Predicted 3D model of a 73-nucleotide RNA (transfer RNA) from Fuerstiella sp. Taxonomically the source falls in Fuerstiella (Bacteria, Planctomycetota, Planctomycetia, Planctomycetaceae). It matches the Rfam family "tRNA". The family's RNA type in Rfam is transfer RNA.
RNA sequence: GCCGCCGUAGCUCAGUUGGCAGAGCGACGCUUUCGUAAAGCGUAGGUCGAAGGUUCAAGUCCUUUCGGCGGCU
Numbered sequence: 001g002c003c004g005c006c007g008u009a010g011c012u013c014a015g016u017u018g019g020c021a022g023a024g025c026g027a028c029g030c031u032u033u034c035g036u037a038a039a040g041c042g043u044a045g046g047u048c049g050a051a052g053g054u055u056c057a058a059g060u061c062c063u064u065u066c067g068g069c070g071g072c073u
Base pairs, nucleotide, nucleotide: 001072002071003070004069005068006067007066010025011024012023013022019056027043028042029041030040031039049065050064051063052062053061
């Protein structure tokens, strides 16, 4: 230098034939208990790596770019 894959909640990841952004764990609150743990219920937490484009509508399609991993030379 060229090619491929990945980037979504604090962590691990779903969501990819475009149509309300989710799960588990974690955090916090409540219930339960003499108390703790466990268990049950609930709440908060996201500008979907960044910028632009297409579209009525983009996490998803296109372009550029940043970071990580791998391959080729």
The RNAcentral record of the sequence draws on ENA and Rfam.